This is a predicted structure of a 73-nucleotide RNA (transfer RNA) from an archaeon. RNAcentral holds the sequence, with entries from ENA. The coordinates come from a structure-prediction model, not an experiment, and the mean pLDDT is 81. It matches the Rfam family "tRNA". It is annotated as a transfer RNA.
[in-house]
RNA sequence: GCCCCGAUAGUGCAGUGGUCAAGCACAUCACCCUCUCACGGUGGAGACCCGGGUCCGAAUCCCGGUCGGGGUA
Numbered sequence: 001g002c003c004c005c006g007a008u009a010g011u012g013c014a015g016u017g018g019u020c021a022a023g024c025a026c027a028u029c030a031c032c033c034u035c036u037c038a039c040g041g042u043g044g045a046g047a048c049c050c051g052g053g054u055c056c057g058a059a060u061c062c063c064g065g066u067c068g069g070g071g072u073a
Stems, first nucleotide, its partner, number of pairs: 001072007010026004018056001028044005049065005
C1' cells in the first nucleotide's frame, strides 16, 4: 500500500429498513425496605464515531473519513 472485520448509554452486549417508544445486564441517582450497611423492590437519567448519499422512511443500505483489530507482499 491492498483486503477483511468492528465502532450503539459509564462498562459489556442485542437490534441488519418502518410497526416497540433504540432494548438487556452491571454501574449510577431517587424512593421503599433495614436500627445501619449489604441484599431485595419500584421508578428516573443516560447512547447509534464523523460527513455526505439513496429512500416516503436509515442505528440498519451506499460513498468518503477517523479510530481499533486481523490478514497479505